[in-house]
RNA sequence: AGGAGACAUUAGGAGUGGCCCGGGUUACCGGGUCCGGCAACCUGGGACGGACACCCAAGGUGCCUCCCGCCUCGGCGGGGAUGUGGCCGGUCAUCCGGCAACGAAGUGUCCGGCA
Repeated sequence: AGGAGACAUUAGGAGUGGCCCGGGUUACCGGGUCCGGCAACCUGGGACGGACACCCAAGGUGCCUCCCGCCUCGGCGGGGAUGUGGCCGGUCAUCCGGCAACGAAGUGUCCGGCA
């Protein structure tokens, strides 16, 4: 690097936006880009350390129309989708080293340490 698998989510939320390209049955569809927005999945920040929860859209993704079936109409199952940080250098490498992460937020409980 590629392949396979596992776990979590798919409730809600946010664009009938501009431009470009392609297709088209001229209704629209797909892709790219810019702007705007949504959202705590990963990283990071929030007490001296740890765990869990919570807070913060800062770094990395993602999203801004999910589909089908069953059904006691509240859900279940299947499919699909997304996430399980990023960048740089070395390396055969999953290994090693380094770098950035807000002017936002400014916690709660438990355990430990120090005094």
This is a predicted structure of a 115-nucleotide RNA (SAM-I/IV (S-adenosyl methionine) riboswitch aptamer) from an Acidimicrobiales bacterium. It matches the Rfam family "SAM-I/IV (S-adenosyl methionine) riboswitch aptamer". For this family Rfam cites "The aptamer core of SAM-IV riboswitches mimics the ligand-binding site of SAM-I riboswitches" (Weinberg et al., RNA, 2008). The prediction has a mean pLDDT of 75.